[in-house]
RNA sequence: GCGGGUGUCGUAUAGUGGCAAUACGGGGCUCUCCAAAAGCUCUAACGUGGGUUCGAUUCCUACCACCCGUG
Numbered sequence: 001g002c003g004g005g006u007g008u009c010g011u012a013u014a015g016u017g018g019c020a021a022u023a024c025g026g027g028g029c030u031c032u033c034c035a036a037a038a039g040c041u042c043u044a045a046c047g048u049g050g051g052u053u054c055g056a057u058u059c060c061u062a063c064c065a066c067c068c069g070u071g
Stems, first nucleotide, its partner, number of pairs: 001070007010024004018054001025043006047063005
């Protein structure tokens, strides 16, 4: 340089066009003599720009970052 893949809360993973989900983590509460465990609750995210669409995390495109292959 060329080809391919991935990008979603702090972390890991869902989400095939219509209010973004779950677990772990973190804060608070309940329970306990104290703690652990358990339960309840809160927390916080669609890489960036453009396009298509009534509507985009989702489709298209460029760029950025990372990974794989190749000269």

This is a predicted structure of a 71-nucleotide RNA (transfer RNA) from a bacterium. Rfam family: tRNA. It is annotated as a transfer RNA. Gene Ontology term of the family: triplet codon-amino acid adaptor activity. Its mean pLDDT, the model's own confidence on a scale to 100, is 82.